A computed fold for a 377-nucleotide RNA from Maritalea sp., annotated as Bacterial RNase P class A. The sequence is in RNAcentral, with records from ENA. Its Rfam family is "Bacterial RNase P class A". A reference for the family is Frank and Pace (1998), "Ribonuclease P: unity and diversity in a tRNA processing ribozyme", Annu Rev Biochem. By type it is a ribozyme.

[in-house]
C1' cells in the first nucleotide's frame, strides 16, 4: 500500500421559542416551579422464563410435541463459551437438521447386465465346430462401458485367463495399551476380512415438556330481567338428635396410585335486555454501570462503589429558528491541509406487562486485531 477475515462504536449535539405528557412540590382554582420523556433493532412472534388465573399437587406409564457430539455457563433455553469429529478455504477464518443403518420397514428416478438374499453386457482365456464371417460349452469380472454410488484401494508375484489366490502398505473387524473429565486421539496384537447410501423417510435410543395469556387478572361504582327456550350429562346413599363419619361421583390429554378439594349444577345452541365507567396491575428489576478488584482460556460468577434513566390508553415523547458537527458539491492554489458559499440532518424504522436470547433490515461515519500479496528499510 492493495485485497480479505473477525469483532465493536455511532447513526446526531447545544441554545432559544411554541406545544404535549409522567413524577415531585406549591396553589381554593386557573395554573406555577423543578426534573424526566421512543430503539439497536422498539421489528418477526421463533425459543426460554418471570408474573397471573384455571375445582390444587406428588410418583409412574402411555399418547402428543420438542431437542440431539463432549464439557462448562445461565433463572432457563432450541441460547452463549470452550473443545472433539466432518467439510470448504493459500490463510486469517467459515459451515454442519453432528445419537443409532448388526432391531425392523421403506426409498435410490433415468442410464445400466445388475442398485442389496445382489448382478454378469462388452471383453479375456480354454475346448469343440466352422461356409474362416463366426457359433456353442465352460471358466472369469482383473480391464472397459452406464451411473451419485457397482463383489475395498495401490503395487508386486502368480494364473490358461483372472481374482486377497499370496505378499507389502493403506483400509475393515476383533482384542487390548497409553493420553484426555469426556467427545475422541495415538500405537500394538491377531485375522484375508467388508458388497453401498438415505433417519431434514417411518422407526429405535437418551433427555425435556400441563393449559391459556396483561384483551392475564384483582378491586370499586352503576344499571338490568338473579331473563326465556331446547338438548346432553349429572343431581347421591348409609349411620347419627346434631356436629360429623363412611361409601359413591367429579377435579389441566389418558390410565394407575398417594394425598387434597367439592357435593350441585354444568356444557352447547338460539331469542331478548342492561353496562361497556374508574382504580390497580404499571415498571426497584434474574436492573444498569466502573480504563475497580478476585477467580476462570472464555462465556460468566463473586466483592466493592455509583445510579434509578418513558409509562401513554385511540394512544404523549413533537414543530420552528440559529449554531456546532458528520457528509456531499463548487470555488480560492498544483496536491494534502486550510478558507468561503450552497445543500443535507439523511439508512432501517416507533414503546404498550417485563426480561434473557435468536433471526431479519440498515444510507453514512469510524475503531481494533488478524491473514495473504507487493514494495522499501
Nucleotide at each position: 500500500u492493495c485485497a480479505g477475515u473477525u469483532g465493536g462504536u455511532u447513526g446526531g449535539g447545544c441554545a432559544g421559542u411554541c406545544g404535549c405528557u409522567g413524577u415531585u412540590g406549591c396553589g381554593c382554582g386557573a395554573g406555577c416551579a423543578a426534573u424526566g420523556g421512543a430503539g439497536g433493532a422498539a421489528a418477526g412472534u421463533c425459543c426460554g422464563g418471570a408474573c397471573u388465573c384455571u375445582a390444587a399437587g406428588g410418583a409412574a406409564a402411555c399418547a402428543c410435541g420438542g431437542u440431539g457430539c463432549c464439557g462448562g455457563g445461565u433463572a432457563a433455553c432450541g441460547c452463549c463459551c470452550g473443545g472433539c469429529g466432518g467439510g470448504g478455504g493459500c490463510g486469517a477464518c467459515c459451515c454442519c437438521a453432528g445419537g443409532g443403518a448388526a432391531a425392523g420397514u421403506g426409498c435410490c428416478a433415468c442410464a445400466g447386465a445388475a442398485a442389496a438374499c445382489a448382478a454378469a453386457c462388452c471383453g479375456c482365456c480354454a475346448c469343440g465346430c466352422u461356409u474362416u464371417g463366426g457359433c456353442g460349452u465352460g471358466g472369469u469380472c482383473a480391464g472397459g462401458g452406464u451411473g451419485a454410488a457397482a463383489a475395498g484401494g495401490u503395487g508386486c508375484g502368480g494364473u490358461a485367463a483372472g481374482a486377497g489366490c499370496g505378499c507389502a502398505c493403506c483400509g475393515c473387524a476383533a482384542g487390548g495399551u497409553c493420553g484426555g473429565u469426556a467427545a475422541c486421539g495415538a500405537g500394538c496384537u491377531u485375522g484375508g476380512c467388508a458388497g453401498g447410501g438415505u433417519a431434514a423417510a417411518c422407526c429405535c435410543c437418551a433427555c425435556c415438556g400441563a393449559g391459556a395469556g396483561c384483551a392475564a387478572a384483582a378491586c370499586c361504582a352503576a344499571a338490568u330481567a338473579g331473563g326465556g327456550a331446547u338438548g346432553g350429562c349429572g343431581u347421591g346413599g348409609u349411620c347419627g338428635c346434631a356436629a360429623g363419619a363412611c361409601c359413591g361421583a367429579c377435579c389441566g390429554g389418558u390410565u394407575u396410585u398417594c394425598a387434597g378439594g367439592u357435593u350441585a349444577g354444568u356444557c352447547a345452541u338460539c331469542c331478548g335486555g342492561g353496562u361497556a365507567g374508574g382504580u390497580u396491575g404499571c415498571a426497584u428489576g434474574a436492573g444498569g454501570u466502573a480504563u475497580u478488584c478476585u477467580g476462570g482460556u472464555a462465556a460468566c460468577a463473586g466483592a466493592u462503589g455509583c445510579c434509578c434513566a418513558a409509562g401513554a390508553u385511540g394512544a404523549a415523547u413533537g414543530g420552528c429558528u440559529g449554531u456546532c458537527g458528520c457528509g456531499c458539491a463548487u470555488a480560492g492554489u498544483u496536491u494534502a491541509a486550510c478558507u468561503a458559499u450552497g445543500c443535507c440532518c439523511u439508512a432501517c424504522a416507533a414503546a404498550a406487562u417485563c426480561c434473557g436470547g435468536c433471526u431479519u433490515a440498515c444510507a453514512g461515519a469510524c475503531c481494533a486485531a488478524c491473514u495473504g500479496g507487493c514494495u522499501u528499510u